[in-house]
């Protein structure tokens, strides 16, 4: 140079093209407790970027960006 995966919450992972992108862990608040832990309630939080297809796109095309992996 060329190819191929692959990028979602603060982490680990979900989501036939269609219900308010979900769940554990981890943050914060409450309840309990003489304090701490532990239990339990609640509560905030993510689609790398930019176009394009579609009535509708986390999922399909295209590219640029990053990150693994192969071939020479």
């Nucleotide at each position: 140079a060329c190819c191929c995966u692959c990028g979602u919450a603060g982490u680990u992972c979900a989501a036939c093209g269609g219900a308010u992108a979900g769940a554990a862990c981890a943050a914060a608040a409450g309840u309990u407790u003489c304090c701490u832990a532990a239990a339990c309630u609640u509560u905030a939080g993510a689609u790398a970027c930019a176009g394009g297809u579609u009535c509708g796109a986390u999922u399909c095309c295209u590219g640029u960006c990053g990150a693994g992996g192969g071939u020479a």